[in-house]
RNA sequence: AUUUUUAGAGAGUUUGAUCCUGGCUCAGGACGAACGCUGGCGGCGUGCCUAACACAUGCAAGUCGAACGGACGAGAGGGAGCUUGCUCCCUCAAGUUAGUGGCGGACGGGUGAGUAACGCGUGAGUAACCUGCCUUUCAGAGGGGAAUAACAUUCUGAAAAGAAUGCUAAUACCGCAUAAUGUCACAGUAUCGCAUGGUACAGUGACCAAAGGAGCAAUCCGCUGAAAGAUGGACUCGCGUCCGAUUAGCUAGUUGGCGGGAUAAAGGCCCACCAAGGCGACGAUCGGUAGCCGGACUGAGAGGUUGAUCGGCCACAUUGGGACUGAGACACGGCCCAGACUCCUACGGGAGGCAGCAGUGGGGGAUAUUGCACAAUGGGGGAAACCCUGAUGCAGCAACGCCGCGUGAAGGAAGAAGGUCUUCGGAUUGUAAACUUCUGUCCUCAGGGAAGAUAAUGACGGUACCUGAGGAGGAAGCUCCGGCUAACUACGUGCCAGCAGCCGCGGUAAUACGUAGGGAGCGAGCGUUGUCCGGAUUUACUGGGUGUAAAGGGUGCGUAGGCGGAUCUGCAAGUCAGUAGUGAAAUCCCAGGGCUUAACCCUGGAACUGCUAUUGAAACUGUGGGUCUUGAGUGAGGUAGAGGCAGGCGGAAUUCCCGGUGUAGCGGUGAAAUGCGUAGAGAUCGGGAGGAACACCAGUGGCGAAGGCGGCCUGCUGGGCCUUAACUGACGCUGAGGCACGAAAGCAUGGGUAGCAAACAGGAUUAGAUACCCUGGUAGUCCAUGCCGUAAACGAUGAUUACUAGGUGUGGGUGGUCUGACCCCAUCCGUGCCGGAGUUAACACAAUAAGUAAUCCACCUGGGGAGUACGGCCGCAAGGUUGAAACUCAAAGGAAUUGACGGGGGCCCGCACAAGCAGUGGAGUAUGUGGUUUAAUUCGAAGCAACGCGAAGAACCUUACCAGGUCUUGACAUCCUGCUAACGAGGUAGAGAUACGUUAGGUGCCCUUCGGGGAAAGCAGAGACAGGUGGUGCAUGGUUGUCGUCAGCUCGUGUCGUGAGAUGUUGGGUUAAGUCCCGCAACGAGCGCAACCCCUGCUAUUAGUUGCUACGCAAGAGCACUCUAAUAGGACUGCCGUUGACAAAACGGAGGAAGGUGGGGACGACGUCAAAUCAUCAUGCCCCUUAUGACCUGGGCUACACACGUACUACAAUGGCCGUCAACAGAGAGAAGCAAAACUGCGAAGUGGAGCAAAACUCUAAAAGCGGUCCCAGUUCGGAUCGUAGGCUGCAACCCGCCUACGUGAAGUUGGAAUUGCUAGUAAUCGCGGAUCAUCAUGCCGCGGUGAAUACGUUCCCGGGCCUUGUACACACCGCCCGUCACACCAUGGGAGCCGGUAAUACCCGAAGUCAGUAGUCUAACCGCAAGGGGGACGCUGCCGAAGGUAGGAUUGGCGACUGGGGUGAAGUCGUAACAAGGUAGCCGUAUCGGAAGGUGCGGCUGGAUCACCUCCUUU
Repeated sequence: AUUUUUAGAGAGUUUGAUCCUGGCUCAGGACGAACGCUGGCGGCGUGCCUAACACAUGCAAGUCGAACGGACGAGAGGGAGCUUGCUCCCUCAAGUUAGUGGCGGACGGGUGAGUAACGCGUGAGUAACCUGCCUUUCAGAGGGGAAUAACAUUCUGAAAAGAAUGCUAAUACCGCAUAAUGUCACAGUAUCGCAUGGUACAGUGACCAAAGGAGCAAUCCGCUGAAAGAUGGACUCGCGUCCGAUUAGCUAGUUGGCGGGAUAAAGGCCCACCAAGGCGACGAUCGGUAGCCGGACUGAGAGGUUGAUCGGCCACAUUGGGACUGAGACACGGCCCAGACUCCUACGGGAGGCAGCAGUGGGGGAUAUUGCACAAUGGGGGAAACCCUGAUGCAGCAACGCCGCGUGAAGGAAGAAGGUCUUCGGAUUGUAAACUUCUGUCCUCAGGGAAGAUAAUGACGGUACCUGAGGAGGAAGCUCCGGCUAACUACGUGCCAGCAGCCGCGGUAAUACGUAGGGAGCGAGCGUUGUCCGGAUUUACUGGGUGUAAAGGGUGCGUAGGCGGAUCUGCAAGUCAGUAGUGAAAUCCCAGGGCUUAACCCUGGAACUGCUAUUGAAACUGUGGGUCUUGAGUGAGGUAGAGGCAGGCGGAAUUCCCGGUGUAGCGGUGAAAUGCGUAGAGAUCGGGAGGAACACCAGUGGCGAAGGCGGCCUGCUGGGCCUUAACUGACGCUGAGGCACGAAAGCAUGGGUAGCAAACAGGAUUAGAUACCCUGGUAGUCCAUGCCGUAAACGAUGAUUACUAGGUGUGGGUGGUCUGACCCCAUCCGUGCCGGAGUUAACACAAUAAGUAAUCCACCUGGGGAGUACGGCCGCAAGGUUGAAACUCAAAGGAAUUGACGGGGGCCCGCACAAGCAGUGGAGUAUGUGGUUUAAUUCGAAGCAACGCGAAGAACCUUACCAGGUCUUGACAUCCUGCUAACGAGGUAGAGAUACGUUAGGUGCCCUUCGGGGAAAGCAGAGACAGGUGGUGCAUGGUUGUCGUCAGCUCGUGUCGUGAGAUGUUGGGUUAAGUCCCGCAACGAGCGCAACCCCUGCUAUUAGUUGCUACGCAAGAGCACUCUAAUAGGACUGCCGUUGACAAAACGGAGGAAGGUGGGGACGACGUCAAAUCAUCAUGCCCCUUAUGACCUGGGCUACACACGUACUACAAUGGCCGUCAACAGAGAGAAGCAAAACUGCGAAGUGGAGCAAAACUCUAAAAGCGGUCCCAGUUCGGAUCGUAGGCUGCAACCCGCCUACGUGAAGUUGGAAUUGCUAGUAAUCGCGGAUCAUCAUGCCGCGGUGAAUACGUUCCCGGGCCUUGUACACACCGCCCGUCACACCAUGGGAGCCGGUAAUACCCGAAGUCAGUAGUCUAACCGCAAGGGGGACGCUGCCGAAGGUAGGAUUGGCGACUGGGGUGAAGUCGUAACAAGGUAGCCGUAUCGGAAGGUGCGGCUGGAUCACCUCCUUU
């Protein structure tokens, strides 16, 4: 300079809904896996993760006769004896080999116990080292000696094994000689190195070697010394390498030095002496855990996890110790000792070590054959042939993993049968099957048949592969189907059985349980479980936070550390670039190649992001030096202040004491009482004592780091601010540990004590009241000194620096202008409010940031357990500080939204209260309900909104209930077959249903071929079915009640908000009203309100019969009036005045029949109450089917110690009785009906029957009213109850009807607590009618007559509407919720102690063994003539030393009577603490008290509602 490549998905779950915080869970990948169901083939891999537990059996390391002496010895030769084919002897000898000797058993193979270490990784170093076999080079091998296994003999022993004597060889052993480029000593020169020091050269002296074998030979294989190489090893160092500080101090060979020893080699590695060091907050020591790496899995990456197989290193070999041999070991298949274990034993003594390959037992959820072969690759020995090799190559077993293939392909609709579902039409399984035509991968049989081997040799293996034949034949399962998450129906079950990864399903219609059909996914596999990473930005380097969600230390000073102003210059540690070395191989990636493909394998490249060395660069950081003034500090001049400490002084008030006056109360509360007072209180006046606190000023004013600080004066003293710019020259910021300060309460000692006041006592309140209230009252509050060290120690906001719109107050200073004084302008420091950008989850913050940046510190990581336990530190104690785990839950939480609620607030309405009238509650009766009773007393309705309700009318019927008697295709419907018309009448038995029997009468409609057929009806029969007032109103429809005739409930578009949502609909007025007006980010609209409809009040017009009558009566006539009933008109705040904003509207007035919706009715928004009704009706599902259906008779629904509701009648004089009988209504009803006149009866009623299907006739007469009488009594009130006699209805009045007459004459004298209705033609009072109905109303629904009182007003009770506020409620206050106690279960702390483990320490004992010493015993080589010496072995002694023992502690587990709290549980007990002002605001710290929540005192906080005031701000 150019070019290329690589890549990150979310979801469910807190809420009524929302946003956020935050945890839990899921979808992915992986595995040495295991388990469940299933299972055709092949290739390549992998296979005890647990007990480094114990091991039977076999094998895994031998080899060399060309090192050696023997022994055996096929065969050959010779000899002897002779029984001619045998024995013996000699010689040669292929071969075999125990022993001596050599090399190898230190490799290969296994395992991961130990190890937190130079063990491993990486990079350096050794001038501090070794290296058998191998390679290269130089030099050499002369001459001797003494033994010893084997063997033989003897002996001991059960064995293993051993002893003695004797013989013998060597490449076994030992002297001597020779010898340097070897080693040592001495002194020297040159050169190199970071130091000790190294290297080279030459010199002198001393010392040290050797082995032969094979071959005819050549020669080959060996031997000795030296130098070098290669390989392998040893040691040292830099860096990296888990968790715990509830492990903070560790260390005596410890750290260093000098000297020595030891070693291949440096070194306290070891020893003597000397010094007192060494390590540690950059984490020593201690404890726990762990082999390390290349790599593997995951991930976008950074990371996280892991260390099977393959490869490198380390460690170990039954446990511990030890050395020997050797080039190499302190040695897996060697030795010695000790321990444990197993085996053999003649009990004396011996043997053993699978963490080699197979295999066994055991453990475990779980992991293979006691296979074949050395053919290949490699290893050991050998000259070689060859031998050995459980290394290795192969095979076997296992779906354990990865990869590949198959279980058929094409056609085939009558869309077969069967299954499932069904709305019964069909749909689906499904081209799927059958059937037709093909194919042959795998498979079976037969034939051929490799490569692997460059001559021979092939375990695998008659394998791979090829060819031929056969025949769709032998080869599909598993999981899931509520959401996440692809896939749905039926049946069974009924909070059961069960499911579940999370949310959660299941209590009679379960897509969630089980089964079936169907579907989805994967497929020789599929699911489950476990583990790791991911998702999780949920530890945040990449890449998080801390006002209220978890989280800022109570505050300051300051150490280490971290970070740091301007400018010039040097260096080059960091940084950047180049080069070199290394980063093993395998793996990953890319390219290519080989197995038919792939997995797998091979080749090449890239990569291995690292470390080291070196050469450069110099911007930035660092570092050395120089300079500067703006950061910081000093000086000078001013200034405000409840800053601190000490001393003094003052007045008001409370209390107490003394005295005077004075008399009966005082005090206290919601109301009281305890208390004080006639022994004189309280009140008042005077005097005195004493302690504590300092009214007003006083202010989101001041000062201080925070806690905190308030009368006045004085003294001492700290800090700030302003001005100035003389001085220093980065001296700064932050600050882990540390030090200091630190409200209240509390503690100690000594004082003091007026008031107040925990505890305590008493009085109240209360169900209780360990409280709130009251009366007292002690610690304490005060002072001095010393502790404590915590608070809602808060701005819930760490410190410092810089920057980023404004406005307006206030405190302190300075400057300017200008004055008579203010005002004003500018600026610095502090302290408030509002607000823009920006930030924020929102609320909010906003130059005093929660904005934009930088530095440092502190802290957080789901809720509970728990700020608890244990341990440490501090404290006199109380306690503080540091600070877990087991277990448990799927949430806990923040902000905001909509509702609901509040013993929160504001406004408003309503017969809601108040003002009134009349009642209910007391009596008797009626009626309904509860309860009780009963064979049955059928069922439903349940606060308001059940209770004279369903029922507008239970003697039978009704009737659903009970008893008894009966029926079973049925009392009722449809279909089929047969017969008969149907219908109807009387008889007998029976309680009747019914049964039996006789049949008098009667003969229809349509078609017809006249035989008959059909419709309707009845009878008989068979089955489908009928039937059910049986269940579920919590499966439903419909209907209804209620809030409530309350004024509300919503939508579209727009706008605001991340969003739920808001706005509109709020605000100011007004209204009966979301009615209307005005304003307004809203503009409009819908359902409601109102109006339209009906009745009524006035008038007009029209129409007049049965109505009416101005015609004397009647007839007739007429339609003015009354009336009837149809249509119009009329009322609209329209007019006037006042008020109001000029509006809406309100008030007053006029006119008018009526005045402000004239009065009444119908009409009931969105919704609430799982409200009521399955018994009006309809209906899903369930249940009954000779009965839970149907019929009949009788009984019951009418019972009766009692309780409640609703009514009637009364208690009397506003009354009773009698009279007045031609006073006056309205609205209705009438044919199975209403019934007149007349007559009879005291009467109910009877006889009677005119009239009337109704403005005509009838019911029909109204009653209160008016007049007389009674005279306040249980009455001339009241009429219950009972008796007698009657009447009516009806098949029938006994249970169980109504009425009449006569007689009887109960309670009751106006009703406790409590409670209801009503605001005008209303209440009250009076009668009349109707429905139901054979009869039966005090009930219900209607009608008219007479006809009041009161409303100041909205404080209070109840209900409702709107706005606002708080909320931990949302099933919505009948909510939520706290603690003790009781029971069950779970984990855990303490605990007298008991039992183990671990690592050290001290001492004792002291094996094997090295080392040292010694000279007791023995002794081949050498010296010596010999004696003896040298050397050696054994013995003995010493140091060290494993196991063992003892001791005291340390630490860590288990068990543990009892005990403490904690958690979780079904509807347990006691209270009511918290959430609303939660009914005493709550909370924090502390002290104290109490069954418990908790209460109280002191100080603090707002994370307190409400009202008022003050100040400030905003808008106009």